[in-house]
Context: one part of a larger RNA
RNA sequence: GGCGUACGGAGGAUGCCUUGACACGAAGAGGCGAUGAAGGACGUUGCGUGACUGCGAAAAGCUUCGGUGAGCCGUCUAGCAGGCUGUGACCCGGAGAUAUCCGAAUGGGGAAACCCCAUCGAGUAACCCUCGAUGAUUCCGCGCAAGCGGGAAGCGUACCUGGGGAAGUGAAACAUCUCAGUACCCAGAGGAAAAGAAAUAGAAUAGAUACCGUGAGUAGCGGCGAGCGAAAGCGGCGAAGCCUAAACCAUUUUCUUAUUAUGCAAAUAACGAGAGGGUGGGGUAAUAGGGGUAGUACAUUUGAAUUUUAAACUUUGCGAAGACACAUCAUUCGUAGAGUUUAAACUUCAUAAGAAGUUACAAAUUCGAGAGGUAGCAGAACGGCCUUGGAACAGCCGACCACAGCGGGUGACAGUCCCGUAUGCGAAACCGAUCGAACUUCUGUAUUAUUUCCUGAGUAGCCCAGGAUAAGACUGUCCGGGGUGAAUUUGUCCAUACUACUGGAUAAGGCUAAAUACUCUUCGUGAUAGAUAGUGAACCAGUACCGUGAGGGAAAGGUUAAAAGAACCCCGGCGAGGGGAGUGAAAUAGAAACUGAAACCGUAUGCCU
Numbered sequence: 001g002g003c004g005u006a007c008g009g010a011g012g013a014u015g016c017c018u019u020g021a022c023a024c025g026a027a028g029a030g031g032c033g034a035u036g037a038a039g040g041a042c043g044u045u046g047c048g049u050g051a052c053u054g055c056g057a058a059a060a061g062c063u064u065c066g067g068u069g070a071g072c073c074g075u076c077u078a079g080c081a082g083g084c085u086g087u088g089a090c091c092c093g094g095a096g097a098u099a100u101c102c103g104a105a106u107g108g109g110g111a112a113a114c115c116c117c118a119u120c121g122a123g124u125a126a127c128c129c130u131c132g133a134u135g136a137u138u139c140c141g142c143g144c145a146a147g148c149g150g151g152a153a154g155c156g157u158a159c160c161u162g163g164g165g166a167a168g169u170g171a172a173a174c175a176u177c178u179c180a181g182u183a184c185c186c187a188g189a190g191g192a193a194a195a196g197a198a199a200u201a202g203a204a205u206a207g208a209u210a211c212c213g214u215g216a217g218u219a220g221c222g223g224c225g226a227g228c229g230a231a232a233g234c235g236g237c238g239a240a241g242c243c244u245a246a247a248c249c250a251u252u253u254u255c256u257u258a259u260u261a262u263g264c265a266a267a268u269a270a271c272g273a274g275a276g277g278g279u280g281g282g283g284u285a286a287u288a289g290g291g292g293u294a295g296u297a298c299a300u301u302u303g304a305a306u307u308u309u310a311a312a313c314u315u316u317g318c319g320a321a322g323a324c325a326c327a328u329c330a331u332u333c334g335u336a337g338a339g340u341u342u343a344a345a346c347u348u349c350a351u352a353a354g355a356a357g358u359u360a361c362a363a364a365u366u367c368g369a370g371a372g373g374u375a376g377c378a379g380a381a382c383g384g385c386c387u388u389g390g391a392a393c394a395g396c397c398g399a400c401c402a403c404a405g406c407g408g409g410u411g412a413c414a415g416u417c418c419c420g421u422a423u424g425c426g427a428a429a430c431c432g433a434u435c436g437a438a439c440u441u442c443u444g445u446a447u448u449a450u451u452u453c454c455u456g457a458g459u460a461g462c463c464c465a466g467g468a469u470a471a472g473a474c475u476g477u478c479c480g481g482g483g484u485g486a487a488u489u490u491g492u493c494c495a496u497a498c499u500a501c502u503g504g505a506u507a508a509g510g511c512u513a514a515a516u517a518c519u520c521u522u523c524g525u526g527a528u529a530g531a532u533a534g535u536g537a538a539c540c541a542g543u544a545c546c547g548u549g550a551g552g553g554a555a556a557g558g559u560u561a562a563a564a565g566a567a568c569c570c571c572g573g574c575g576a577g578g579g580g581a582g583u584g585a586a587a588u589a590g591a592a593a594c595u596g597a598a599a600c601c602g603u604a605u606g607c608c609u
Base pairs, nucleotide, nucleotide: 001608002607003606004605005604006603007602008601009600015594016558017557021528022526023525024524025523026522027521028520029519030518031155032154039102040101041100042056043055044054046080047079050076051075052074062096063095064094065093066092067091071084072083073082107116108115109114117135118134119133120132121131122130123129137152138151139150140149141148142147159190160188161187162186163185164184170177174223200206201205211236212235213234214233220228221227241511242510243509244456248281249280250279251278252277253276254275255274256273257272259270260269261268262267286489288455289454290453291451292450293449294448295447296446297445298444302350303349304348305347307345308344309343310342311341312340313339314338315337316336317335318334319333320332321331353443354442355441356440357439365438366437367436368435369434372431373430374429376425377424378423382398383397384396386395387394399416400415401405407419408418409417461484462483463482464481466479467478468477469476471496491506492505493504494503495502545552546551568580569579570578571577
């Protein structure tokens, strides 16, 4: 020196564990903010006060209403001193008070957490000073104005819509292409958003939209390279349909204008004509529908009023006839007017009955009931001194409960020890799905004929370039920049160039729940990981640290059942560290601590050289 054996050091693998993570399901919530948010700064406890948590000069708290019931004065974190508490503390929950300064920050300024003002009020005899209140901008409404009232702003993980929009990459280079309409930026909204009741699809017919499965890696697109990649249909989920513009009617209003009157003129008034706007009714579809005009059929609670028409009666004036010799008058007829009654129709008002309603189809509010939520409560049943052990929850023996043998804890594995579990119960206060009532709205339909009425215009279409469609340089459809530019139901658009036939739809206005996406809270679950894993973060982590900054970004868990955390003695620097003693089942469990592998380093010893 090598090989081996034994015992150690060092190191922190492995095993076991889990406070924290990850994923999913169900239910609920889906916002906060000028009544000052999110996020911070600075303070705040009797002592010493670094940090976390809480709170705000009323500062680990105040008031009140409930719950609970014996201890309490938060944590790392022990101590001293002093308090509170059956007159119910501490703790948990509901409602309130206070809530410094910065921050949208909003009186002005500003290098955030600071500085400085104006007006009014209080304190003062008064000033200074201090305290309190008010004082930003913008939009809308009202107002002549001064001004008053209301709204907005800013923040927020993901989801959503719109406006913009890459490159690394792949194509084994690279330019069309791809990555990708992705990342990212901006704007906006909601609890969802978007889409949505066919100018659809595509050849069978279907009948708004969204989402899932399939169709299907199909049909296709493609320097036909790399790659990209549908739709109908079918099966599910969930289902819901509506309102306007226009024609026409009524009403109101503005402007222009003819005529006449007044006036010197400006202008005013009356009566017409034309054009436009507002409100109410009407009307909304494709087998075209609607409007106007003229009809028909059926239906149409009751009452009152106006108007019109018809009939009857009464009455007045005039005329005629007749009785009569005339006048005159009774009577009759015609005509004009008035009144009364009845009937019918229209309109208006009230009312019965019916229907519907706050997510679209019109819209607002109040009251009552109330599932549930925000604290909690009750809750069955086991022992042995037999064995092992430090400890019984183990073994053995003998019992019991069970709508409870989910789970966790307890000195090893506990249905019956503890917390719980099944089950049942509970709210002064606040929130509240849902239901009901009040309330609000509506109430003619069908049909025939006819008609010079209406049915969304710089629109559709076309030309040039672009984009979206799975489809990139044949093309259809859709969008839209520039140009051009229709028709009006005998219309228009579509059916993958185009034409014909045939079929389908009805553009150029709008609204619309559900099924779908995502996050948080509570509860639950796991053929999820178990400290180099799982979140970056199981631990005071977005911390320490790095960077001018944007930004980047760690490491770090485990004594024991219980600190019982080693009194006392010895060596040593009144050390560090160690040796005894003691605790403990164990100290080779001693705080650098469970287990304690390997590399690496020793001590002793056997063999070889």
A computed fold for a 609-nucleotide part of an RNA from a Candidatus Yanofskybacteria bacterium, annotated as large-subunit ribosomal RNA, domain I. It was read from a public genome assembly. Rfam family: Bacterial large subunit ribosomal RNA. Its mean pLDDT, the model's own confidence on a scale to 100, is 80. The organism belongs to Candidatus Yanofskyibacteriota, within Bacteria.